A computed fold for a 427-nucleotide RNA from Rubripirellula sp., annotated as Bacterial RNase P class A. Its Rfam family is "Bacterial RNase P class A". By type it is a ribozyme. Model confidence (mean pLDDT): 79 of 100. The organism belongs to Rubripirellula, within Bacteria. The model forms 95% of the base pairs in the Rfam consensus. The sequence was found by an Rfam model in a public genome assembly.
[in-house]
RNA sequence: CGAGUGAGCGGGGUGACCGCUGGUGGCUUGUUACCACUGGAGGAAAGUCCGGGCUCCACAGGACAGGAUGGUCGAUAACGUCGACCGGUCGCGAGAUUAGGGAAAGUGCAGCAGAGAGUAGACCGCCGAACGGUGCCCCAGAGACGUCGAUAAGAUGAACUGGUGGUAUGCGUGGUAAGGGUGAAACGGUGCGGUAAGAGCGCACCAGCGUCUGGGGUGACUCAGGCGGCUAGGUAAACCCCAUCCGGAGCUAGACCAAACAGAGUGGAGGCGGAACUCAUGUUCCACGCAGGGCUGUCCGCCCUGAGUGACACUCGGGUAGGUCGCAAUUGAGGCGACGAGCAAUCGUCGUGCACAGAUAAAUGGUCACUCGUUCAUCAUCGUUGGAUGUGAAUGACAGAACCCGGCUUACAAGCUCUCUCGCAGC
Numbered sequence: 001c002g003a004g005u006g007a008g009c010g011g012g013g014u015g016a017c018c019g020c021u022g023g024u025g026g027c028u029u030g031u032u033a034c035c036a037c038u039g040g041a042g043g044a045a046a047g048u049c050c051g052g053g054c055u056c057c058a059c060a061g062g063a064c065a066g067g068a069u070g071g072u073c074g075a076u077a078a079c080g081u082c083g084a085c086c087g088g089u090c091g092c093g094a095g096a097u098u099a100g101g102g103a104a105a106g107u108g109c110a111g112c113a114g115a116g117a118g119u120a121g122a123c124c125g126c127c128g129a130a131c132g133g134u135g136c137c138c139c140a141g142a143g144a145c146g147u148c149g150a151u152a153a154g155a156u157g158a159a160c161u162g163g164u165g166g167u168a169u170g171c172g173u174g175g176u177a178a179g180g181g182u183g184a185a186a187c188g189g190u191g192c193g194g195u196a197a198g199a200g201c202g203c204a205c206c207a208g209c210g211u212c213u214g215g216g217g218u219g220a221c222u223c224a225g226g227c228g229g230c231u232a233g234g235u236a237a238a239c240c241c242c243a244u245c246c247g248g249a250g251c252u253a254g255a256c257c258a259a260a261c262a263g264a265g266u267g268g269a270g271g272c273g274g275a276a277c278u279c280a281u282g283u284u285c286c287a288c289g290c291a292g293g294g295c296u297g298u299c300c301g302c303c304c305u306g307a308g309u310g311a312c313a314c315u316c317g318g319g320u321a322g323g324u325c326g327c328a329a330u331u332g333a334g335g336c337g338a339c340g341a342g343c344a345a346u347c348g349u350c351g352u353g354c355a356c357a358g359a360u361a362a363a364u365g366g367u368c369a370c371u372c373g374u375u376c377a378u379c380a381u382c383g384u385u386g387g388a389u390g391u392g393a394a395u396g397a398c399a400g401a402a403c404c405c406g407g408c409u410u411a412c413a414a415g416c417u418c419u420c421u422c423g424c425a426g427c
Stems, first nucleotide, its partner, number of pairs: 001423004006418004012371007020040007042398001046409002049407005054250004061300004066246005071085005086100001087098004101241002106239002108235002123180002125176003130173003133169005138163004146156003188206006207231002209228008254325004263316005271288001273286005290306006334354001335352007372396006379390004
């Protein structure tokens, strides 16, 4: 100097004028107007993706279904979040990323090509060891025609037959998966031996898997060594199995004050036993059963209510709906500061008149001037390797609280700072 990695800051400032709004005080019949003081959007307020506080169901729980998470150890109120570390993948590296338990419990999926895609498989090939066939040779038998021989004996000699003989031949039965081909991927790799040819068939080394011992580490895991020929592909962000965890609904939660009211129809459960009272009819109570409501979706179980003057459910129809609180200190797992512990996330102790929006159709704004940062300028001045000052022009994002808090994800301009890595050149 160039190219990268990781993290942070920033989100313009000041003044004037006008306007909006919460609180306190004053004035006022009166939060009607006015005056004074004071406060008034975020790093993400967005997404509504997680976890809570809080409120109600309700102080009854258990099981199943359903859902979520998935290396280890920690942090936290909790989480699917965060920190550190371990393993995998990518990168020369700083680093990035990880839906990271199980494929020998089972089921499923992987086009085409290919013989065959997971207890598979023979397309091209290789193999004469085993059995057969065929050709040739050999041995034995046989002996036609012709020739030689004397018209003989005999010699030569085809077809044919046998052989427990030899040789050649992958023709058949068969052996093989080392070589070649197909494919993204072909049932470990390289070498040697062995074999008819081959194959972990055997051996050496290596990889994986299983197991044993020792060292390091809280642990995930890692390093070293021994034994075993065991070689069992991929995919679970497919179903599934394993481990752990999980009530529901939600500020339109919910609490209080005020106001108003008109109902109609349909459905709907009395059985058994016991006790007390009573002259009796009968009345009351208890438990079970029956009917209904609630506890998430289901079951068991529990609680509450009801039985003809009927709980409750469904359908039709009528009326009211204005305020206060929740939220007026939005006081909290709060902010800020110091010290300590910890690699860190974070925690502990002490201090701190630190109080910093609270709307309800929804306020927090508009204009002007100056200024700040950066860039450009064949401008001016100074200095001079870079530059500084002035002048002029341009430029400065994403985006708006609604009960509150801890996270994650997404968007983000001008401009600035720090850390580490790689490369080049110079000293």